SAM riboswitch aptamer (S box leader) from Metabacillus lacus, 105 nucleotides, folded computationally.
The coordinates come from a structure-prediction model, not an experiment, and the mean pLDDT is 86.
[in-house]
Formats: sequence, C1' cells, structure tokens
RNA sequence: CUCUUAUCGAGAGAGGUGGAGGGAAGUGCCCUGCGAAGCCCGGCAACCGUCAAGAAAUUGAAAUGGUGCCAAUUCACUCAAAGCAAUUGCUUUGAAAGAUGAGAG
Repeated sequence: CUCUUAUCGAGAGAGGUGGAGGGAAGUGCCCUGCGAAGCCCGGCAACCGUCAAGAAAUUGAAAUGGUGCCAAUUCACUCAAAGCAAUUGCUUUGAAAGAUGAGAG
C1' cells in the first nucleotide's frame, strides 16, 4: 500500500510542556493567545489478547499486555434512490470516502 471483516448517535483533564495552528480531501461551518498541533502525565473504551462459564454460538469479569480514542454523529454536505416542497431546498435510506481493530497478501 491492497484485500476481507466488525464497529463508528455513548465515553474520556479548569494538569505540565509547547508556542500557531487544528477539525482526512473539496465546499461550508467551526475550534483556537480565556492559548492550536506535537510531547509528557492523566483519563475513556474494551477490538485483539487474558481469565471464568459453555459442546458451540455466545455470555460475563479484570485492565497488569498489544492497539485505539479523549470539541461538534465520522462536525455537516459531497454520489444514488424514495418521499415532501416547489426555482437554489428539506427528510429518510443506501452507497462512496475516511477512521480504528483483527486477519490475509
């Protein structure tokens, strides 16, 4: 990097450090010197793993291990269909894209 698969409306600090940016892309809309990113500490969750039960599916537990995550639904929309409205719109559903885990190449 590609493929498969599961999940993505919940949860998480008035701490240090750092100094201007950040929210994947485009558009929008936001966050940010009442301090962004990053790093440290802290926390959340419980995908893998661990433990217990079970023939299995699966269920439960802890959180010491491997990841992940900690503004806004994956911040909203980007494509398609249906419904409504009737200039440009709204709603629902589904894709696509993206993120994370696990497995494979």
Taxonomically the source falls in Metabacillus (Bacteria, Bacillati, Bacillota, Bacilli).
It matches the Rfam family "SAM riboswitch aptamer (S box leader)". Rfam links the family to the GO term regulation of gene expression.